[in-house]
RNA sequence: AAGUUAAAUUUUUCGUUUUAAAAAAUAUGAGGAAAGUCCGGGCUUCAUAGGGCAAGAUGCCAGUUAAAAGCUGGUAGGAGUAAUCCUGAGGAUAGUGCCACAGAAACAAACCGCCUAUUAAUUUAGGCAAGGGUGCAAAGGUAGUGUAAGAGACUACCAGAAAUCAGGAGACUGAUUUGCUAGGUAAACCCCGUCUGAAGCAAGACGAAUAGAAGAAUAUGAUGCCGCCCGCUGAUUCUUCUGGUAUAGUCGCUAGAGGUAUUUAGUAAUAAAUAUCCCAGAUAGAUAAUCGCAAUAUACUUUUAUUAGUAUAUAAAGAAACCGGCUUAUA
Numbered sequence: 001a002a003g004u005u006a007a008a009u010u011u012u013u014c015g016u017u018u019u020a021a022a023a024a025a026u027a028u029g030a031g032g033a034a035a036g037u038c039c040g041g042g043c044u045u046c047a048u049a050g051g052g053c054a055a056g057a058u059g060c061c062a063g064u065u066a067a068a069a070g071c072u073g074g075u076a077g078g079a080g081u082a083a084u085c086c087u088g089a090g091g092a093u094a095g096u097g098c099c100a101c102a103g104a105a106a107c108a109a110a111c112c113g114c115c116u117a118u119u120a121a122u123u124u125a126g127g128c129a130a131g132g133g134u135g136c137a138a139a140g141g142u143a144g145u146g147u148a149a150g151a152g153a154c155u156a157c158c159a160g161a162a163a164u165c166a167g168g169a170g171a172c173u174g175a176u177u178u179g180c181u182a183g184g185u186a187a188a189c190c191c192c193g194u195c196u197g198a199a200g201c202a203a204g205a206c207g208a209a210u211a212g213a214a215g216a217a218u219a220u221g222a223u224g225c226c227g228c229c230c231g232c233u234g235a236u237u238c239u240u241c242u243g244g245u246a247u248a249g250u251c252g253c254u255a256g257a258g259g260u261a262u263u264u265a266g267u268a269a270u271a272a273a274u275a276u277c278c279c280a281g282a283u284a285g286a287u288a289a290u291c292g293c294a295a296u297a298u299a300c301u302u303u304u305a306u307u308a309g310u311a312u313a314u315a316a317a318g319a320a321a322c323c324g325g326c327u328u329a330u331a
Base pairs, nucleotide, nucleotide: 001290005029006028008026009025010024011023012022013021035327036326038325039324040323041322043200044199045198046197050230051229052228053227055196056195057194058193059192060074061073062072063071064070075089076087077086078085079084090191091190095189096188097185098184099183111132112131113128114127115126116125117124140158141157142156143155144154145153159181160180161178162177163176164175165174166173167172204251205250206249211242212241213240214239215238216237217236224232258277259276260275261274262273263272264271265270295314296313297312298311299310300309301308
C1' cells in the first nucleotide's frame, strides 16, 4: 500500500412474536515481559465476618504507597586501593538441644604441669590455671606489677559490656566512669514484638430450565467461615446409576490506585494542581499473510573509505476479570 479478519457504532435491505441475517461506511484491535503465579491489593461470596487454641508470615531506622518479601533515603556490619557493591540485620543472662574427630574438659574444665606443707615413698592434704598439648573454637588479649606459685588481684594500652552525660526524629554516634568480661549455634526447638478469617471471576449477580431410581446420614441437629473446641444458623446433605445437556444466555468485563504534558513540594521514592486523551474486551479465542521501503548482524563482491551492491537471517513469547511489584526468557 491494497484487500482480508475480529468485535463496536451508524445507515440501508430483508425477515419477524422476538433474537437474528446480509451489505456499506466510520474510527479501532497485543506488551516489555501479555510468561512464572512467587508476594501484595481492589472486587466478590460465605454468621456483617464472633471467642479461644493451633498454624502461618515478618524482624536495623525513617519516609513512601491502596498494600507488599515493593520503592527511596539513612544506620550498622562485610568486600574492594578506589569508584562502588552486598547483607533473613530482634533475643544465646527464660529454658532445652547440638558442637564430628581430637582433647582432661566444648561450659561452672584440670591430662602434662607450677607451688606449699607432709611422708619411707611417684604418699597424703591443699593452693593455682601462667606454660605445654588437642581443636574451627579453650574461659577477653598484650606487657608489666605482684605472689609460695598464680590469678583483672592491681596498672597501662587494645577489644567488648553496662551505666551516666552530650548529639540525632530514629536506627545509632561520641565522651566519661565502672575490672563488669563463662564460647559458638536461633536458615535448631524456642522466647519477644508486629501482622494475618477463608475461598477465589469456573468469584459471584439476574431471569429461564432443572426427568427418574437405589442406598446412607439427619431436630439425639443436616448444612454453612481451611484444622480442633466453643458459639451462631435451623433442613437438607452425601454416594452410585440412568436420561438430558451446557464450557448455555445477560451482567460481572474494562473510564482505571488510567495514560500524556506542564507546574509546584521533596535529596529521592512519591504526592498535589492544571490541561488534554479514551487506548483490545472476541466465552475456544481476531490482532495474520503478501508486496514495497528502512534498520541491525553475518558472508561474498567492490572501493582510498561500511564506499556501493548482492544474498541470508532477525528473538523470547503472546491478551481471556483487573491493578502494583518481584523473578525468569529474550534478536